[in-house]
Molecule: transfer RNA
Organism: Pseudomonadota bacterium
RNA sequence: GGGGCCGUAGUUUAGCUGGGAGAACACUUCCUUUGCACGGAAGAGGUCAGGGGUUCAAGUCCCCUCGGCUCCA
Repeated sequence: GGGGCCGUAGUUUAGCUGGGAGAACACUUCCUUUGCACGGAAGAGGUCAGGGGUUCAAGUCCCCUCGGCUCCA
């Protein structure tokens, strides 16, 4: 330098064929306990890596850039 895969909550990640952004763990509050843990209930937390385009509508499709892994040199 070129090819491929990937980037979604604090972490690990789902999201299928374009239409309501979700789960687990962690965190906060409450219940339970003498107290902690376990358990139960509720809640907060997202620039879907960044920008542009297509579309009525984009995490999803197209282009560029950035970062990570990998292959070829």